[in-house]
Context: one part of a larger RNA
RNA sequence: UUGGGCGUAAAGGGUGUGUAGGCGGUUGUGAGUAGUCUUUCGUUAAAACCCCCGGCCUAACCGGGGAGGUGCGAGAGAAACGGCGCAACUGAGGGAGUGUGAGAGGUCUGUGGAACUCAUGGUGUAGGGGUGAAAUCCGUUGAUAUCAUGGGGAACACCAAAAGCGAAGGCAACAGACUGGCACAUAUCCGACGCUGAAACACGAAAGCGUGGGUAGCGAACGGGAUUAGAUACCCCGGUAGUCCACGCCCUAAACGAUCUUCACUAGCUUUUCGGAGUAUCGACCCUCUGAGAGGCGAAGCUAACGCGUUAAGUGAAGCGCCUGGGAAGUACGGCCGCAAGGCUAAAACUC
Numbered sequence: 001u002u003g004g005g006c007g008u009a010a011a012g013g014g015u016g017u018g019u020a021g022g023c024g025g026u027u028g029u030g031a032g033u034a035g036u037c038u039u040u041c042g043u044u045a046a047a048a049c050c051c052c053c054g055g056c057c058u059a060a061c062c063g064g065g066g067a068g069g070u071g072c073g074a075g076a077g078a079a080a081c082g083g084c085g086c087a088a089c090u091g092a093g094g095g096a097g098u099g100u101g102a103g104a105g106g107u108c109u110g111u112g113g114a115a116c117u118c119a120u121g122g123u124g125u126a127g128g129g130g131u132g133a134a135a136u137c138c139g140u141u142g143a144u145a146u147c148a149u150g151g152g153g154a155a156c157a158c159c160a161a162a163a164g165c166g167a168a169g170g171c172a173a174c175a176g177a178c179u180g181g182c183a184c185a186u187a188u189c190c191g192a193c194g195c196u197g198a199a200a201c202a203c204g205a206a207a208g209c210g211u212g213g214g215u216a217g218c219g220a221a222c223g224g225g226a227u228u229a230g231a232u233a234c235c236c237c238g239g240u241a242g243u244c245c246a247c248g249c250c251c252u253a254a255a256c257g258a259u260c261u262u263c264a265c266u267a268g269c270u271u272u273u274c275g276g277a278g279u280a281u282c283g284a285c286c287c288u289c290u291g292a293g294a295g296g297c298g299a300a301g302c303u304a305a306c307g308c309g310u311u312a313a314g315u316g317a318a319g320c321g322c323c324u325g326g327g328a329a330g331u332a333c334g335g336c337c338g339c340a341a342g343g344c345u346a347a348a349a350c351u352c
Base pairs, nucleotide, nucleotide: 004323005322006321007306008305012320014203015202016201017200021196022195023194025089026088027087028086029085030084035081036078037077038076039075040074041073042072043071050066051065052064053063054062055061093193094190095189096188097186098185099184100183101182105179106178107177108176109175110174111173112156116152117151118150119149120148121147122146123145127138128137164171165170208249209248210247211246212245213244217243218242222238223237224236225235260319261318262317263316264315265314268297269296270295271294272293273292274291275290276289277288278287301308302307325352326351327350334345335344336343337342
């Protein structure tokens, strides 16, 4: 390169915005400047391959003639497709407008109750705590239990759901302020303005790092008690960093649906969330249809099987990323980034 693949065998980038590039709705018209198609000429050495004729007794072999092929160049032509120019179209792709609606979407500020813990005071007396059993530990300087008052930090039971929102990471007490996205209805406007997306930029759990605060509970490290042959563990008593806040870094993950994004098409049944229309009703429910999500089961089809199955892993299209036996190795070296920890990019020798 040709070909084959990426749910679980190697393989979908953690996620988005988006530059270049690639690809691109319907109709008309024009030119003929790349593509495309037709044709002519030149060239594509000879030999070889194919056809015809001939020469060695035949064949292999050899000689002569012809044809074919691909690429490139030049000329003439065609205009369906693609491109280009112009003009237009639209409940159609996309955007805007108007009217509704749901939501733990985000940021900030404030407020609340339960629990926990600490302090002070009251009641009260000998234990408490912990475990498989114990001990370390706490307690007559009065603990545990119980009541009252005050302080503190962190997390928000029930509601709660296969539920909802978000691009992903993720998001849950309540109220307010600011703010992003989405769905439905309408068909008022724009009129293809679209899709994808190398690079780039932004976001990115937890842990970790820097500066300053905070620290109730939990709790790496660490100390002690047990267990054990030992016990650098599992269990118990303590406990620092951390966990929390502000600002700045780090940029990884089983960052998972282990399933890239977008569009179109291909039986259904059922549950659920949020809209709309009809019907019904005093009203709500119910019933029918319809749009957007989230689940279960399944026709066809697909799959090595498991399974997937209108939320596809089915049937097609566009674009990007990635894979090519195991180990060495996501390592070395180099480069870029980082305060560091380290991250990104990424081999080979050798070996099976």
This is a predicted structure of a 352-nucleotide part of an RNA (small-subunit ribosomal RNA, central domain) from a Candidatus Vogelbacteria bacterium. Its Rfam family is "Bacterial small subunit ribosomal RNA". Gene Ontology terms of the family: structural constituent of ribosome and ribosome.